[in-house]
């Protein structure tokens, strides 16, 4: 630090998702030890048992009982003295600490800092006291009620309890004269003096009282800070000040009366709704975000809710009243209780331990002090919950052992891993020893202070002692490799691969995505990667995410500029100059708790963990200075602004006239049969007279030309002309004014159509609707018509793809060119030229910016200033809630829920019923054919035991198949074999088998006869069974594959290097102008080159020439026959086959850029690629083919293999392709007659000859072939016949006699005689070949093959027509264009609607939370007020007795919970309904995308 994922690729905007830290976790699987932390996040649910706060006899009265001693006597009891002392009471002090846990509380909290009006028990230090009296009460005792809890009455007594008197430095009040107000007393010790013997009196100490200070805690004020909603905008009556008074420790509206009317809010008041808070934790480079378990600080609460008392503290967790719900006793009358203390139970939940031990340590209460208390705490136990550390062994060991797995069978791999030798001894077990933590305190002795004292007391020192953990940590022996590894992963991100099995099934998955028979992705294996006593999963939070951007983003076209303007708050501001110090900067000083983080050290064997110390704590506050910037503030300028003179432009706006043209409609003339419309058409008008054409009249609406990317407005929007009113804006001028400025959240104004409402108007046009057309429909496009509506007036809606998709202002930044308005300068009689200056308005570009298109001084450049706006697609501009609307609707504006994309530039292809060019038997022009028929063949379909299998648009179908009776044969029946029908190694056996011969039998095959060779041996050969290893398959998979092949296409394309362009796919070369058959050439050009195609090179065909000269040939010589190159001779021709040569736009002319070429032409056999073949570029199409071969994988192995007879591929209601034969006279049928070319022949071709009417048959000369043979070509030409007919046309069909071939023609071959003599008279609708020796026509050959051909494949005979041209059609090529398409238009895609299912809205209602006002009620309590009843201390007063002052009682204000009534408000539930969303293979059409076939879109 990035990384996967939208796309064919690419940039680039966006979600989304992954790698990291992290956890109070949880859950799967495992699980040796130990150290250190931490361990109910859920129900502030409910609690059963026990403990969590006592403690003091040195404050009191008094004591049960226990010891020891005495004393009475009635010797088993009673008292008295001492020790020891339980329990309960009086009384201090402490239960306000500590321990829990966050329900509440958005500020009476908390954090920071700061302030005045305060209290403060214990503790420190200080001053001054500490006198002298009274009167009760509780234990206690008698009694009396109650189940109990408790409670009454009476009588007794103490105090540090409680009451007065005194006193009174200091305190407190105050009219400054004065006034108020205190206390307690216990314990040690003691010389001397005194004593009623209790003690006094000294002294020490611990209390007390009164005051002052101090520290400590607390209490209240103040600024700042402090979650989240505005679909919560107003709140507020003790509210907000003030005067007085009351209260409190203390300021205060804290309370009260009386005045005044304010307070607080857009810098978010009030509601609503979450929420303790912080140090700190967690992450992160940091800024930040999230968090607020463990520790620390504050803060609230203690079953719910209200209240006070006590006290220095409390409105009190383990204190009290009361209400309230619960639970629990109960004798039913009434009582008790609060675990959010430890621990434990229950429940709740995914989840969180023991009803342990101990005060020995720290601390804390009380106490002179021993001591007690202490679930604070020390510990110890559980659970791998974090974090740390340690082990599960080390070293050597190749036959690289078995086994597993994998193989291409060779071998690889587990893997030194193991086994095995030699070691160690952590851990663990067993044995021994065995801690630190302990230092107080007490008590004994010493010693020093203190003092009259060897008391007390304090401080030293020495002895005594005191440990829960714990026989625990450590340590030492001892055993022994001996007891200790697992989990997740292994397509990509992301390290780590192969084998099986499974077959879109099971099944993964965090995201792409994976599984349909070769899955590195699913299950298991091996192997291998990570981490490790854990690993892995879920869930959390930051991180990556600059995906809320303060550092740090954006808003033309991806999400986003308000539809334009005025202006309010509010931000922001132009030059000088003075003073001010709020910012702003610097120094100092206070704080910023500890801990935590970070550096240094130090202790646990190390870590973690603890400890010291330092930095840090970026804040905050006080003071002091600094004045450049910003603010404030004094003065001042003129550039910003605004004013004012003088001009002109203008569809700026408002109003009232007005004026032609057009259209319609009226009235008339004129005319006659049609108008009108469309693609065609028909509705429609018209003979009652239309249209057309004149005339004249109504009337509405809009203004033709000019006109112009021209003007004018902010926008929206403005257009005849002419008057009146008005508003901006520009230019020139020089004067005023002095920053008056910019932008603007709220607000106010305006604001196209459309559409409301009211009154008018209504010529054209024209939603709705009506008809006619189209069409499969057509509620549409087209056509006829026609109403709202357009129009005007006044009111209203506030949208619009209200668009420059570009807020507004200001400043700066090369430039070219047009174009409105104003001025300026030259020069001139005069500006229209030229030169410039200002505003506006287009067009191309620089630089820059930009994802790229683009923009570019009219910025989207470069800043500044203010506003609005945006954070993934969909849901959805929807819902509710609010507000405006007459209504339509508008503004505002969510979510559950679902996708992993949605989108934007720009590439490159495909594609368009988008443009341009140019080509091809594509069209056209022409000539012949299919399609009708019969039949052959193939296909399909049906049949069947089987009709084998494969080929399906072109580019399957006379194809694989160049040849199915049996073979072939894969198919069927049915009979066999099982190492196999072929073949190969090896090892055994045997002498045999095999051929022959018998039997059975359709055959194959069984069975039985007959039975080895070579060699002297050794041994070899040869077959055979047997075992064995390897067979065998036309069985699946051409969608796993080779190789072939088809087809676009003989179409003229397809690429690469460098370079340059571009961020990038890419592009550029290849694109343009010409040209070609061609990406052929040639010219330009960021291109230059080159590759694989073209094209030549090759073969054959046209010409010539040399050479060859037999088989081939005969021109001159001879010979020679009825005839013949028959013979001798010759190579002169033809001819055969080898070498050559010829053609190259090379030569003239034109045309063309002078090119490349084309066009005409001359020679020339051949002329422009001379004709014909071969030869097929990158790629497409998962094209064919596994049955031609080969070949992975699977399947099968007495079978899916093999042998064998027979049947099948030949079936036959139909459908198709391809093809012969024709349908006639350009023909048939007889006769007669002439010319090829190529080819084939020794298991073969087969002459003459003979037989056959003929198929052929006999017989066999000659040929391995330029020799001989197949072999007669035929159409043609001469002749004759047949004359338009189902015929002399056609030949099917049958019937019958025949030949051939062959083991064998029944199913199932070809050929021939003779009879028979079927459709059918030129073929609908569509469709195929063909451009010259082509088409058409005619015969001839060969492969294949025993035989079988109308097919293929090849030879040659005769031998046309046509083509203006490229408008349509099919197919191609190149350029451009639009695309929302890339599986590429056989795409892509919307919408109702049917079906499933999912979350959300409305809904009579119903339910429950919260919460507002008025009423009512009124417990406990404070307080005020009466207080006739009660009443000790004080004071009167001999006393009765009265007074003070209490107390019950009583009432009155406030006030909990309750209750009525009514309103909000949130949440759950609601028959019914409404759209949404999802969801391989549902209907229905086809709206979008190409000119999407009617451009599309927006707003009504």
């Nucleotide at each position: 630090a990035g990384a996967g994922u939208u796309u064919g690729a690419u940039c680039a905007u966006g979600g989304c998702u992954c790698a990291g830290a992290u956890u109070g976790a949880a859950c799967g699987c495992u699980g040796g030890c130990g150290g250190c932390a931490g361990g109910c996040c859920u129900a502030a649910c409910a609690c059963a048992u026990g403990c969590a706060a006592g403690u003091c006899g040195a404050g009191c009265g008094g004591u049960a009982g226990a010891g020891a001693g005495g004393a009475g006597c009635u010797u088993g009891c009673u008292u008295c003295u001492c020790u020891u002392g339980a329990g309960a009471g009086c009384g201090g002090c402490g239960g306000a600490c500590g321990g829990g846990u966050g329900a509440g509380u958005a500020a009476u909290g908390c954090c920071u800092a700061g302030g005045a009006a305060u209290c403060u028990g214990c503790c420190u230090a200080g001053u001054g006291g500490u006198g002298g009296g009274g009167g009760a009460u509780a234990a206690c005792g008698u009694u009396c009620g109650g189940a109990a809890a408790c409670g009454g009455a009476c009588g007794c007594u103490a105090a540090u309890a409680c009451c007065g008197c005194a006193u009174a430095c200091g305190u407190c009040c105050u009219a400054c004269g004065g006034g108020a107000g205190a206390a307690a007393g216990c314990g040690g010790g003691g010389g001397a003096c005194c004593u009623u013997c209790g003690g006094g009196c000294c002294u020490c100490g611990c209390g007390c009282c009164a005051u002052u200070a101090g520290a400590u805690g607390a209490g209240c004020c103040u600024a700042g800070g402090u979650c989240g909603g505005a679909u919560u905008a107003g709140c507020u009556a003790g509210u907000u000040g003030g005067u007085g008074a009351g209260g409190u420790a203390a300021c205060g509206g804290c309370u009260c009366a009386c005045c005044a009317a304010g307070g607080c809010g857009a810098c978010g008041a009030u509601c609503c709704g979450u929420a303790a808070c912080u140090g700190g934790u967690c992450u992160g480079a940091g800024a930040g975000g999230a968090u607020g378990a463990u520790c620390a600080g504050u803060c609230a609460c203690a079953c719910u809710g209200g209240a006070a008392c006590u006290g220095a503290g409390a409105c009190a967790c383990g204190g009290c009243c009361c209400a309230g719900a619960c639970u629990c006793c109960u004798a039913c009358g009434g009582g008790a209780g609060g675990c959010a203390g430890c621990a434990g139970u229950g429940g709740g939940g995914a989840a969180u331990u023991g009803u342990u031990c101990g005060c020995a340590a720290u601390g804390g209460g009380c106490g002179c002090a021993a001591g007690c208390c202490u679930g604070a705490c020390g510990a110890c136990g559980c659970a791998a919950c974090g974090c740390c550390g340690c082990g599960u062994g080390g070293a050597g060991g190749a036959u690289g052992a078995a086994g597993g797995u994998c193989u291409u069978c060779g071998g690889a791999u587990u893997g030194u891993a193991a086994a095995c030798u030699c070691c160690u001894g952590u851990u663990g077990c067993c044995c021994g020893g065995g801690a630190c933590g302990a230092a107080u305190g007490g008590c004994u002795c010493c010693g020093a202070c203190c003092u009259a004292a060897u008391a007390c007391g304090u401080c030293g020192g020495a002895g005594u002692g005191u440990g829960a953990c714990g026989g625990u940590a450590c340590c030492g022996g001892g055993u022994g490799a001996g007891g200790a590894a697992g989990c997740c992963c292994c397509g990509g991100c992301u390290a780590a691969c192969u084998c099986u099995g499974u077959g879109c099934c099971a099944g993964c998955a965090g995201c792409c995505g994976c599984g349909g028979u070769a899955a590195u992705a699913c299950a298991g294996a091996g192997g291998g990667g990570g981490c490790a006593a854990g690993c892995g999963u879920u869930g959390u939070u930051c991180g990556g995410a600059a995906u809320u951007a303060c550092c740090g983003g954006g808003c033309g076209u991806a999400a986003a500029g308000g539809g334009c303007g005025c202006g309010u708050a509010g931000g922001c501001g132009g030059c000088c100059u003075g003073c001010u110090a709020a910012g702003u900067c610097g120094a100092a000083c206070g704080u910023g708790a500890a801990a935590u983080c970070c550096c240094u050290g130090g202790g646990c064997u190390c870590a973690a963990c603890c400890c010291a110390g330092g930095a840090a704590c970026u804040g905050c506050g006080u003071c002091c200075g600094a004045u450049a910037c910003u603010g404030g503030u004094u003065g001042g300028c003129u550039u910003g602004a605004a004013u004012c003179c003088g001009g002109g432009a203008g569809a700026g706006g408002g109003a009232u006239g007005u004026g032609g043209a057009a259209u319609u409609c009226c009235a008339g003339g004129u005319g006659u049969a049609g108008c009108g419309g469309u693609g065609a058409a028909a509705u429609g008008c018209g003979u009652a007279g239309a249209u057309a054409u004149c005339u004249g009249g109504a009337g509405g609406a809009a203004c033709a030309c000019c006109g112009g990317u021209g003007g004018c407005g902010a926008a929206g929007g403005c257009g005849g002309c002419a008057u009146c009113c008005u508003g901006g804006a520009c230019c020139g001028g020089u004067a005023u004014u002095g920053a008056c400025g910019c932008u603007g959240a709220g607000g106010c104004g305006c604001g196209a159509a459309a559409g409301c409402c009211a009154g008018g108007g209504g010529a054209g046009c024209a939603a709705a609707c009506g008809g006619g057309a189209u069409u499969a429909g057509a509620u549409a496009c087209c056509c006829c018509g026609g109403u709202a509506g357009u129009c005007c007036u006044g009111g209203c809606c506030c949208u619009a793809a209200a668009c420059g998709a570009u807020g507004a202002a200001u400043g700066c930044u090369u430039g070219g060119u047009g174009u409105g308005g104003c001025g300026g300068g030259u020069a001139u009689c005069g500006a229209u030229c030229c030169c410039u200056g200002c505003c506006g308005u287009g067009c191309c570009g620089a630089a820059g910016c930009u994802a790229a298109c683009g923009c570019a001084u009219u910025a989207a450049g470069c800043a500044u200033u203010c506003c609005g706006c945006c954070u993934g697609g969909g849901g959805a501009g929807u819902a509710c809630g609010g507000u405006c609307g007459c209504a339509a609707g508008g503004c505002u504006g969510a979510a559950a829920c679902u996708c992993a994309a949605a989108g934007g530039a720009a590439u490159u292809g495909a594609c368009g019923g988008g443009g341009g060019c140019c080509c091809g038997c594509a069209c056209a022009a022409g000539c012949g054919g299919u399609g009708g028929a019969g039949c052959a063949u193939g296909u399909g379909g049906u049949u069947u035991a089987a009709u084998u299998c494969g080929a399906c648009g072109c580019a399957a179908c006379g194809c694989g198949a160049a040849g199915a009776a049996c073979c072939u044969u894969a198919c069927c029946c049915a009979g066999g074999c099982u190492c196999g029908a072929a073949c190969g190694g090896c090892a055994g056996a045997u002498g045999a088998c095999a051929u022959c011969c018998u039997a059975c039998g359709a055959a194959a095959g069984u069975a039985g006869g007959c039975u080895c060779c070579c060699g002297c041996a050794a041994g070899g050969g040869c077959a055979u069974c047997u075992g064995u290893c390897g067979a065998g398959g036309u069985g699946c998979u051409g969608c796993a594959u080779g190789g072939c092949u088809g087809u676009c296409g003989u179409c003229a394309g397809c690429u690469c290097g460098u370079g340059u362009c571009g961020u990038g796919a890419g592009a550029u070369g290849u694109u343009g102008g010409g040209u070609u058959a061609a990406g052929u050439c040639c010219c330009g050009c960021a291109a230059c080159g080159a590759g694989c195609g073209c094209a030549a090179c090759c073969c054959u065909u046209g010409u010539c020439u040399u050479c060859u000269g037999u088989u081939g040939c005969c021109a001159u010589c001879g010979g020679g026959u009825c005839a013949a190159g028959c013979c001798g001779g010759g190579c002169a021709c033809u001819c055969u086959g080898a070498a050559g040569a010829g053609a190259c736009u090379g030569c003239c002319g034109g045309u063309g850029a002078c090119a490349a070429a084309c066009c005409g032409g001359a020679g020339g056999a051949a002329g422009g690629u001379g004709g014909g073949g071969a030869u097929g570029a990158c790629g497409u199409c998962a094209a064919g083919u596994c049955a031609g071969c080969a070949u992975g994988g699977c399947c099968u192995u007495u079978a899916u293999g093999u042998c064998u007879g027979g049947g099948g591929c030949c079936a036959c209601a139909c459908a198709c392709g391809u093809g012969c034969u024709a349908c006639a006279a350009u023909g048939g049928c007889c006769g007669g007659u002439a010319c090829a070319a190529a080819c084939c022949g020794u298991u073969g071709c087969g002459a003459g000859c003979c037989c056959g009417c003929g198929a052929g048959g006999g017989g066999g000369a000659g040929c391995u072939a330029a020799u001989c043979g197949g072999a007669g070509a035929a159409a043609g030409c001469c002749g004759g016949u047949c004359u338009c007919a189902g015929u002399u046309c056609g030949g099917a069909u049958u019937g019958u006699a025949g030949g051939c071939u062959g083991c064998a023609a029944c199913u199932c071959g070809c050929c021939u005689g003779c009879a028979u003599g079927a459709a059918g008279u030129u073929g609908g609708a569509a469709u195929c070949g063909c451009u010259a020796g082509u088409a058409a026509u005619c015969g001839c050959g060969g492969a294949u093959c025993a035989g079988c051909a109308c097919g293929c494949c090849g030879c040659g005979g005769u031998g046309a027509a046509u083509a203006c041209g490229u408008u349509c059609c099919c197919g191609g090529g190149c350029c451009u264009u639009g695309u929302a398409c890339a599986c590429a238009c056989c795409g892509c895609c919307c919408g109702u609607c049917a079906c499933a299912u999912c979350a959300c809205g409305a809904a009579a209602g119903c339910u429950g939370g919260c919460u507002g006002u008025a009423c009512u009620a009124g417990a406990a309590g404070u307080u005020g007020c009466c207080g006739c009843g009660c009443u000790a201390a004080c004071c009167c007063g001999c006393a009765a007795g009265g007074g003070a002052g209490g107390c019950a009682g009583g009432u009155g204000c406030c006030u909990a919970a309750g209750g009525u009534a009514u309103g909000g408000u949130c949440a759950g539930u609601g028959a019914u309904u409404g759209g949404g969303g999802u969801g391989a293979a549902g209907u229905c059409g086809u709206a979008a995308c190409a000119a999407g076939g009617u451009a599309a879109c927006c707003g009504u």
Small-subunit ribosomal RNA from an uncultured bacterium, 1500 nucleotides, folded computationally.
The RNAcentral record of the sequence draws on ENA and SILVA.
Rfam family: Bacterial small subunit ribosomal RNA.